[in-house]
Molecule: transfer RNA
Organism: Candidatus Nanoarchaeia archaeon
RNA sequence: GCCCUGGUAGCUCAGCCGGUGGAGCACGCCCUUGGUAAGGGCGAGGUCGCGAGUUCAAAUCUCGCCCAGGGCU
Numbered sequence: 001g002c003c004c005u006g007g008u009a010g011c012u013c014a015g016c017c018g019g020u021g022g023a024g025c026a027c028g029c030c031c032u033u034g035g036u037a038a039g040g041g042c043g044a045g046g047u048c049g050c051g052a053g054u055u056c057a058a059a060u061c062u063c064g065c066c067c068a069g070g071g072c073u
């Protein structure tokens, strides 16, 4: 230098043939208990890596850049 994969909640990851952003764990409140743990209910938490383009509409498609991993030279 070229190619491939990935970047989404605090963490681990779904969602990616365009149409209201999710799960588990963790966190807050409550129920349950004599008290914990476990269990249950509710809730908060996101510029979907950054910018641009296409579109009525982009996490999703296209281009550039950044970061991480792998391969080739």
Stems, first nucleotide, its partner, number of pairs: 001072007010025004019056001027043005049065005